[in-house]
Context: one part of a larger RNA
RNA sequence: CUGGGCGUAAAGCGCGUGUAGGCGGUUGGAUAAGUCGGGUGUGAAAUCCCCGGGCUCAACCCGGGAACUGCAUCCGAAACUUCCAAGCUAGAGUCCCGGAGAGGAAGGCGGAACUCCCAAUGUAGGGGUGAAAUCCGUAGAUAUUGGGAAGAACACCGGCGGCGAAGGCGGCCUUCUGGACGGUGACUGACGCUGAGACGCGAAAGCGUGGGGAGCAAACAGGAUUAGAUACCCUGGUAGUCCACGCCGUAAACGUUGUGCACUAGGCGUCGGGGGUAUUCACCCCUCCGGUGCCGCAGCUAACGCAAUAAGUGCACCGCCUGGGGAGUACGGCCGCAAGGCUAAAACUC
Numbered sequence: 001c002u003g004g005g006c007g008u009a010a011a012g013c014g015c016g017u018g019u020a021g022g023c024g025g026u027u028g029g030a031u032a033a034g035u036c037g038g039g040u041g042u043g044a045a046a047u048c049c050c051c052g053g054g055c056u057c058a059a060c061c062c063g064g065g066a067a068c069u070g071c072a073u074c075c076g077a078a079a080c081u082u083c084c085a086a087g088c089u090a091g092a093g094u095c096c097c098g099g100a101g102a103g104g105a106a107g108g109c110g111g112a113a114c115u116c117c118c119a120a121u122g123u124a125g126g127g128g129u130g131a132a133a134u135c136c137g138u139a140g141a142u143a144u145u146g147g148g149a150a151g152a153a154c155a156c157c158g159g160c161g162g163c164g165a166a167g168g169c170g171g172c173c174u175u176c177u178g179g180a181c182g183g184u185g186a187c188u189g190a191c192g193c194u195g196a197g198a199c200g201c202g203a204a205a206g207c208g209u210g211g212g213g214a215g216c217a218a219a220c221a222g223g224a225u226u227a228g229a230u231a232c233c234c235u236g237g238u239a240g241u242c243c244a245c246g247c248c249g250u251a252a253a254c255g256u257u258g259u260g261c262a263c264u265a266g267g268c269g270u271c272g273g274g275g276g277u278a279u280u281c282a283c284c285c286c287u288c289c290g291g292u293g294c295c296g297c298a299g300c301u302a303a304c305g306c307a308a309u310a311a312g313u314g315c316a317c318c319g320c321c322u323g324g325g326g327a328g329u330a331c332g333g334c335c336g337c338a339a340g341g342c343u344a345a346a347a348c349u350c
Base pairs, nucleotide, nucleotide: 003322004321005320006319007304008303012318014201015200016199017198021194022193023192025088026087027086029084033081034080035077036076037075038074039073040072041071042070049065050064051063052062053061054060091191092188093187094186095185096183097182098181103177104176105175106174107173108172109171110154115149116148117147118146119145120144121143125136126135162169163168206247207246208245209244210243211242215241216240220236221235222234223233258317259316260315261314262313263312266295267294268293269292270291271290272289273288274287275286276285299306300305323350324349325348332343333342334341335340
């Protein structure tokens, strides 16, 4: 290479936009590059195969034939693929109407709680634990009441509920803004799918500059526990957690399941929308489309399990795997302020 694979055994890029490339609906026409048929030329000899022959046989050798699956060129075919021109509307998209949503960004507002400050009441404890102690408190704590400040997060609603490509998104209001869905016609006319590179987004932690800092809390200190206790428990506590701007680019970035399309029993929920029926309306019932769950047949699977949201049956394209360790390491390159990231071996060893 040909293969076999990728939910859990090695293996789906964290996610998207998209370049090249690969692949591509339907009708008739044209083309003839692919494809198919035929002719001609060439395809050295030897070898391989078949027939016959020569060494006593064989190996070996000799003669003849076939073959040399290829290439070039000519003639022809036109179903399929390509290319060209012209159509179509079932794919894709646009317009219109409608409602749903923690989708994104900015600004403003609200209440509860914690902490701190001031004042008041009040007196000896409080706190903490398995039990304690460190700790706080007669310079008046804890508790209770009133007032104030500040930061962060938004109880109930809340739901295997919703939205988003993923990361992720949750108090309320306003402004700006993305996407999806349902409905009805009209329009464009294959404009599509995937996507090596590339570009963008990307939790937490971490980094830079400036702010902010209530609570929490790596590090650190103390108290306990213990044989020890650089821990688990307790009292404190700094980075950080928050904001702005700029980096980092990782993760059990998980559904450990790439994206798109089509097809293949059912049953029960739930969310958004439509139709029918019904009605005073909200329901109920039947049904269509789009999400999200549970159960389950065929089928698949090593089993577990999956099962119209497939891990079933097919097609298109991309990524990835190829025994364990060494190692996601070294070296080199690229990126980064750094931390480090990406790419990625070998010796050796079992």
About this RNA: RNAcentral holds the full RNA, with entries from SILVA. The part of an RNA shown here (small-subunit ribosomal RNA, central domain) has 350 nucleotides and comes from a marine sediment metagenome.